[in-house]
C1' cells in the first nucleotide's frame, strides 16, 4: 500500500427485504420458594457500530467512514 472477512442486549448467537413482535441462552434487578444461601420458578431491564443511497419497505442489498481481525507486499 492492496485484497478479504466481521460488526446485532453488559456477554454468546438467530433473524438473508414484509405486515401483530427483533428471539434464545448467558447476565443485572424484583418476587416466590428456603432457617439462610445456591438451584429452581415467573416477572422485568436491555441491542441491529456511524452517514447516504436503492425500494411502496431495510438489520437484511449498495457506496463512504469508523473499529476490529486475517493475508500479501
Nucleotide at each position: 500500500u492492496g485484497a478479504c472477512c466481521c460488526a446485532u442486549a453488559a456477554c454468546u448467537u438467530a433473524u438473508u427485504g414484509g405486515u401483530u413482535a427483533a428471539a434464545a441462552g448467558u447476565a443485572g434487578c424484583g418476587a416466590c420458594c428456603u432457617c439462610a444461601u445456591a438451584a429452581g420458578u415467573c416477572g422485568u431491564u436491555a441491542a441491529u457500530g456511524a452517514g447516504u443511497g436503492u425500494u411502496c419497505g431495510a438489520u437484511u442489498c449498495a457506496c463512504u467512514c469508523u473499529g476490529g481481525g486475517u493475508c500479501a507486499a
A computed fold for a 73-nucleotide RNA from Sediminibacterium sp., annotated as transfer RNA. Taxonomically the source falls in Sediminibacterium (Bacteria, Pseudomonadati, Chitinophagia, Chitinophagales). It matches the Rfam family "tRNA". By type it is a transfer RNA.